Model confidence (mean pLDDT): 82 of 100. Predicted 3D model of a 73-nucleotide RNA (transfer RNA) from Christensenella sp. UBA3700. NCBI's taxonomy places the organism under Bacteria, Bacillota, Christensenellales, Christensenellaceae, Christensenella. Its Rfam family is "tRNA". Rfam classes the family as a transfer RNA.

[in-house]
RNA sequence: GCUGGUGUAGCUCAGUCGGUAGAGCAACGCACUCGUAACGCGUAGGUCGGCAGUUCGAUCCUGCCCACCAGCU
Numbered sequence: 001g002c003u004g005g006u007g008u009a010g011c012u013c014a015g016u017c018g019g020u021a022g023a024g025c026a027a028c029g030c031a032c033u034c035g036u037a038a039c040g041c042g043u044a045g046g047u048c049g050g051c052a053g054u055u056c057g058a059u060c061c062u063g064c065c066c067a068c069c070a071g072c073u
Base pairs, nucleotide, nucleotide: 001072002071003070004069005068006067007066010025011024012023013022019056027043028042029041030040049065050064051063052062053061
């Protein structure tokens, strides 16, 4: 330099042939217990990597850029 992949909650990851985003763990609260942990119930937490374009509507499609990973030279 070229090609491909990944980027979504604090962490690990789903998701939708385009219709307004979820799980587990972690955090916090409540309940339980003599007390703690575990179990149970609940709450909060997201400009879906960035900027544009297409569209009535983009996490999803297109282009460019950024970061990381792999391969080729």